[in-house]
Context: one part of a larger RNA
RNA sequence: AGCAUAGGGUGAAUGCCUUGGCACCAACAGCCGACGAAGGACGUGGUAAGCUGCGAAAAGCUACGGGGAGCUGCAAACAAGCUUCGAUCCGUAGAUGUCCGAAUGGGGAAACCCGGCGGUGGUCAUGCGCCGUCACCGUAUGAUGAAUACAUAGUCAUACGGAGGGAACCCGGUGAACUGAAACAUCUAAGUAGCCGGAGGAAAAGAAAGAAACAUCGAUUUCCUAAGUAGCGGCGAGCGAAAGGGAAGGAGCCUAAACCAGGAGUCUACGGACAUCUGGGGUUAUGGACCUGCAUAAUUCGAAACACUUAUAGCCGAAGAGGUUUGGAAAGGCCUACCAAAGGGGGUAACAGUCCCGUAGGUGAAAUGAGUGUAAGAAGGCGGGUAUCCGGAGUACCACAGGACACGAGUAAUCCGGUGGGAAAUCGGGGGGCCCACCCCCCAAGGCUAAAUACUGUUGGUGACCGAUAGCGAAAUAGUACCGUGAGGGAAAGGUGAAAAGUACCCCGGGAGGGGAGUGAAAGAGAACCUGAAACCCUAUGUUU
Repeated sequence: AGCAUAGGGUGAAUGCCUUGGCACCAACAGCCGACGAAGGACGUGGUAAGCUGCGAAAAGCUACGGGGAGCUGCAAACAAGCUUCGAUCCGUAGAUGUCCGAAUGGGGAAACCCGGCGGUGGUCAUGCGCCGUCACCGUAUGAUGAAUACAUAGUCAUACGGAGGGAACCCGGUGAACUGAAACAUCUAAGUAGCCGGAGGAAAAGAAAGAAACAUCGAUUUCCUAAGUAGCGGCGAGCGAAAGGGAAGGAGCCUAAACCAGGAGUCUACGGACAUCUGGGGUUAUGGACCUGCAUAAUUCGAAACACUUAUAGCCGAAGAGGUUUGGAAAGGCCUACCAAAGGGGGUAACAGUCCCGUAGGUGAAAUGAGUGUAAGAAGGCGGGUAUCCGGAGUACCACAGGACACGAGUAAUCCGGUGGGAAAUCGGGGGGCCCACCCCCCAAGGCUAAAUACUGUUGGUGACCGAUAGCGAAAUAGUACCGUGAGGGAAAGGUGAAAAGUACCCCGGGAGGGGAGUGAAAGAGAACCUGAAACCCUAUGUUU
């Protein structure tokens, strides 16, 4: 020095555990903000660094309701207090709420600096303190008012609104590349990512100029299917419907015009012309106006009031303090009872229906919110006739070049906007995948519309989900420490014991640490604390060289 065995050290794997995560389901909720948000800075405790809470009224103040014995957060200790005259705690409503931040009196290198006006405290007075107020834009109304006569621009005042934020979801605008095609250009990735605008608790869409096919259906949305079908495609890679069927949900309406009534304006060659407002009427493809006859209903909407339901605290809630045994400990074993609309679950010194919290089942709100129903009132009808009037124009449509449609210019319809042309008027117009005819369906060029759907949160529940290198990045002061000029990147770190009972006292030592003693079931559970593998190190013995 190697090997083997044994005993230790170090080390942290493994096992067991779970406070934390992940996913899904159900119910409910869903915007906040100049009444100053989201997010922060700085403060705030008897002692107070961090987290949490709060705001100079500062781990809090007030009222109301719940609750009933302890309390002064995490978090010990000391000190000082509070509390059955009901504290702490929980819920509802309110008060206070520094400074920054849209930040808005002006400025500014965020959390700072400097003002005006009014009121007020203080001072002999000034300085100073406190309270209120003063940004900009839009709309409406009123006042004032230039060049310039009327006027207009401008200015001022008042009222209302806006501004900023928001994880995902939604709509719109703009819009890549890597990649795939085994290269690459059409194509794909993908209308994805990114950027911008906007809205809401949902958004969007939506009451047929539809879909069909000679039968008809009857707004939109979502899911299953049709179907990887029909198709599209350097017919490559790939892309990829719809009708129909089944389900969820279910809801329909208002205008423009014709016509009637009324108002004010501009221009005027005073004959009128032009543009327009308000109310009625009317809304459809079996139309409406107009003429005429009959009705006043069904139904829908509808308050801050009322009723009910519900959310935000709670409350009641059965049955062994059974016997014995092992043990440190009984909830285990044995014996013997009981409850059950409750034998879900958690805790208690090992495994508890009957010990505790609960569970089944009942029950409860002063206050605030939500939902449903109800009144006054408002809206709201059905025929006949006529063929005079109306029925959304730079629109439909066409050409050119594009985009969207599953559809890449293709026989390419349909939809959208760009440029240029540019209709008809019910004897009308659009569609049925080039186009034409027949036939069928529908009525564009105005608008609104709940639900079924998407996403997130809260509460409850569930898991052939994880169990500390897993599961969220984060079971812990975690988006923390730390890194970076910055955008940004981004950790590690859980477990004594049933209970601190956390080792009084003695000994060695400067201490650290250890030896006794004591606690404990266990200290080889002693805080570097459950278990404690391996690598690595040491000691002893054997053996080999």
Record summary
Model confidence (mean pLDDT): 82 of 100. A computed fold for a 545-nucleotide part of an RNA from Christensenellaceae bacterium OttesenSCG-928-M15, annotated as large-subunit ribosomal RNA, domain I. Taxonomically the source falls in Christensenellaceae (Bacteria, Bacillati, Clostridia, Christensenellales).